The prediction has a mean pLDDT of 75. TPP riboswitch aptamer (THI element), 102 nucleotides, folded computationally. Rfam family: TPP riboswitch aptamer (THI element). Gene Ontology term of the family: thiamine pyrophosphate binding. Rfam's curators write: Vitamin B(1) in its active form thiamin pyrophosphate (TPP) is an essential coenzyme that is synthesised by coupling of pyrimidine and thiazole moieties in bacteria. Of the family's consensus pairs, 95% are formed in the model.

[in-house]
Parts: sequence; structure tokens; C1' cells
RNA sequence: UUAUUCUGUUAGGGGUGCCCGCGCCACACCGCGCGGGCUGAGAACACACCCUUGGAACCUGCUCCGGGUCAUGCCGGCGAAGGGAAACGCCAUGAAUACUGC
Repeated sequence: UUAUUCUGUUAGGGGUGCCCGCGCCACACCGCGCGGGCUGAGAACACACCCUUGGAACCUGCUCCGGGUCAUGCCGGCGAAGGGAAACGCCAUGAAUACUGC
């Protein structure tokens, strides 16, 4: 210099998948329970986590396309496409991070 980000209260919105082992169901599949592993803020039963129009939380399109994985909604695309839950305060001549230059 440029870019990005940001706080409280109350209320509201949202997701919970995949793989392995063991047990139960006569076996298998499915399902349930327990334990372990993967990604993630979160893989549920929670006073958690994330998001709330300043909206990429989440849903739809999607039984989609490409890559990768033991496997997956794992990564990227689709895509600032269509939907999506708010009010009152606070804050900025501020702070943090990254990059560039001296």
C1' cells in the first nucleotide's frame, strides 16, 4: 500500500456423514448398540458448535461434473445460481491477519 476479517443481549435458523472391528437380530443384507478411524467449527441428543438479510450456516439443483479416497455431502466445479433464519445495542480516524515496498 492493497485485500480480508471483527462485538454483546434476546430471539430464531441449521447439520449430524463415511469406513473398520465386536455384540444382538439363526446366517447374509439392513438395522440397533459399543469401540476405533477420516474430514470438519460441529459427525447429535448438547447450557455444544455454526449461522441470522451487512445472509456460502444450511437446503435445492444433486442418483450432477472432474479429481482423489478403504469410503464419504474428502477436495474442486456447479456458484454470488435459486432459496434461506432479526431485532436492539456496540464498533471504525480502531484492531488483527496476509501480501508488497522502504